The part of an RNA shown here (small-subunit ribosomal RNA, 5' domain) has 521 nucleotides and comes from a Cytophagales bacterium. The RNAcentral record of the full RNA draws on ENA. The prediction has a mean pLDDT of 81.
Context: one part of a larger RNA
RNA sequence: GGAUGAACGCUAGCGGCAGGCCUAAUACAUGCAAGUCGAGGGGCAGCAUUCACUUCGGUGAGAUGGCGACCGGCGCACGGGUGCGUAACGCGUAUGCAACCUACCUUGUACAGGGGGAUAGCCCGGAGAAAUUCGGAUUAAUACCCCGUGGUAUUAUGAUACGGCAUCGUAUAAUGAUUAAAGAUUUAUCGGUACAAGAUGGGCAUGCGUGACAUUAGCUAGUUGGUACGGUAAUGGCGUACCAAGGCGAUGAUGUCUAGGGGUUCUGAGAGGAUGAUCCCCCACACUGGUACUGAGAUACGGACCAGACUCCUACGGGAGGCAGCAGUAGGGAAUAUUGGUCAAUGGGCGGAAGCCUGAACCAGCCAUGCCGCGUGCAGGAAGACGGCCUUCUGGGUUGUAAACUGCUUUUACCAGGGAACAAAUAGGCCAUGCGUGGCAAGUUGAGUGUACCUGGGGAAUAAGCACCGGCUAACUCCGUGCCAGCAGCCGCGGUAAUACGGAGGGUGCAAGCGUUGUCC
Numbered sequence: 001g002g003a004u005g006a007a008c009g010c011u012a013g014c015g016g017c018a019g020g021c022c023u024a025a026u027a028c029a030u031g032c033a034a035g036u037c038g039a040g041g042g043g044c045a046g047c048a049u050u051c052a053c054u055u056c057g058g059u060g061a062g063a064u065g066g067c068g069a070c071c072g073g074c075g076c077a078c079g080g081g082u083g084c085g086u087a088a089c090g091c092g093u094a095u096g097c098a099a100c101c102u103a104c105c106u107u108g109u110a111c112a113g114g115g116g117g118a119u120a121g122c123c124c125g126g127a128g129a130a131a132u133u134c135g136g137a138u139u140a141a142u143a144c145c146c147c148g149u150g151g152u153a154u155u156a157u158g159a160u161a162c163g164g165c166a167u168c169g170u171a172u173a174a175u176g177a178u179u180a181a182a183g184a185u186u187u188a189u190c191g192g193u194a195c196a197a198g199a200u201g202g203g204c205a206u207g208c209g210u211g212a213c214a215u216u217a218g219c220u221a222g223u224u225g226g227u228a229c230g231g232u233a234a235u236g237g238c239g240u241a242c243c244a245a246g247g248c249g250a251u252g253a254u255g256u257c258u259a260g261g262g263g264u265u266c267u268g269a270g271a272g273g274a275u276g277a278u279c280c281c282c283c284a285c286a287c288u289g290g291u292a293c294u295g296a297g298a299u300a301c302g303g304a305c306c307a308g309a310c311u312c313c314u315a316c317g318g319g320a321g322g323c324a325g326c327a328g329u330a331g332g333g334a335a336u337a338u339u340g341g342u343c344a345a346u347g348g349g350c351g352g353a354a355g356c357c358u359g360a361a362c363c364a365g366c367c368a369u370g371c372c373g374c375g376u377g378c379a380g381g382a383a384g385a386c387g388g389c390c391u392u393c394u395g396g397g398u399u400g401u402a403a404a405c406u407g408c409u410u411u412u413a414c415c416a417g418g419g420a421a422c423a424a425a426u427a428g429g430c431c432a433u434g435c436g437u438g439g440c441a442a443g444u445u446g447a448g449u450g451u452a453c454c455u456g457g458g459g460a461a462u463a464a465g466c467a468c469c470g471g472c473u474a475a476c477u478c479c480g481u482g483c484c485a486g487c488a489g490c491c492g493c494g495g496u497a498a499u500a501c502g503g504a505g506g507g508u509g510c511a512a513g514c515g516u517u518g519u520c521c
Stems, first nucleotide, its partner, number of pairs: 001521004006517005013374006019367002021332001026330003030327003035074003040071002043067002047065003050061004081285003090210008100202002105198007113165001116162001123136005140155006169179001183190002211257003218248003223245008260282004265274003287308005310321004338364001340363003346360001347358004377408004387399005414457005422448001429440004465510005470491003476505005486493002
């Protein structure tokens, strides 16, 4: 000198763009952050409509508009957060898989036959304070018979949920073996199964690169390799049994400490050094540790189970919870924001669609935290005014064209008026097309927002500070103090004439900032 996710002191007019818990991966009150589909299903609590009945209070009917809960499908593995762990095939880069998987999407081929038994919900009953949970044909409810025991009768369900048969097929060198499906309907369509291929996403393996310490020198028994079997989507000591005795290491094994990696970012002429906030890619984690289930995909942040620590509720029998999502609270700290608005756009999930959901996202709020831009006026004006300061003191110098005064302008601020873009659509209509889809015209939709921007109005009106002035280093005098009080980045100032301390006048440098401190080059 440059830089900063900065902090502190003094000061502060506006706008645009960005950024904003670096510390306690500490604990969390409250609200929201993942749902959707009735064009899969049985149904129907609540609302509305209609109809029927009515004692005019209401009651009944899934009949329909819809739809709570339930079964079922898809999604919840994305998106969002954090950096604890990890010195590792974690990351980066270059390759490989004849050793692999891939829901939704696209393309192609083929198929979709005929049947079955259940179970949620509903209903009935029970346990519990609650969370919740149990039972219902060897049972329950109701009705009748009946003193009671008991007896008889009636009711118990659906599917794109689930199993089984058939057919087509798949796999294999071959046989054996094994193996699919689902319909809905408002008639527009949307789906189902198998195989092959594509696309996308992932899995695995390998070479090279990727911290410190040798005051860490030896490490290793599933260890290294083989055979067999198992396991996996798949290779492999991944696991097991047996066999062999190997494998790694001064080109640094092992150990300890530190650390997410990269694109980048800062600096530097470069080589380098430092860095890993924001944004993007990858990885890891989700109170701590472990485990699997479901699924195309998880060993799953807002799923499950077990153990632990902690917090809460309790009728003391037992239960509930997980902000490293967005806000917010306490704590810690030098230090870091609102318990805001909207799904209008972009994107995501579900749905045929309308649409619903979306603290992703887009916006707004707070903060000079940074960068950039603008302004705080311009021109004239000498009695060189008053005042201040200095002085060689009837005087002079300086502050200083500075002020006053005259003329002008109105950015900005304020007031008034006008007023965007972001909106393209989707759906519906018409046309074209074998389908997919494409085209045309008209219409609807804006949180931000009456915002940006434009015009007008009056009026210099609404707007300057901070640090420094011994040398380095631009800028000097007076007073006070008297090795005191104090200054200080280094050299060093101060002990009675201090340009170095404190004040004043003047000056210098930056400027809505200026200084100080920390860190990096």